A computed fold for a 73-nucleotide RNA from an uncultured Muribaculaceae bacterium, annotated as transfer RNA.
Its Rfam family is "tRNA". From the family's description: Transfer RNA (tRNA) molecules are approximately 80 nucleotides in length.
RNA sequence: GGCGAUUUAGUGUAGAGGUCUAGCACGCCACUCUCUCAAGGUGGAGACCCGGGUUCGAGUCCCGGAUUCGCUA
Numbered sequence: 001g002g003c004g005a006u007u008u009a010g011u012g013u014a015g016a017g018g019u020c021u022a023g024c025a026c027g028c029c030a031c032u033c034u035c036u037c038a039a040g041g042u043g044g045a046g047a048c049c050c051g052g053g054u055u056c057g058a059g060u061c062c063c064g065g066a067u068u069c070g071c072u073a
Base pairs, nucleotide, nucleotide: 001072002071003070004069005068007066010026011025012024013023018056028044029043030042031041032040049065050064051063052062053061
């Protein structure tokens, strides 16, 4: 350089055009429980890599860029 894949809360992930103002687990915060801590219970904050396009509607499809990984020269 060429080709392919990847990107969603702090971390790991679900999502296959409308039911998603995005779910789950761990973590975090508050309350509760406890003599205290941990565990448990209840509640809460927190994410779609960036820019365009298609569509009535995009996390999801298309194009470009970026990131990381792999194959190849």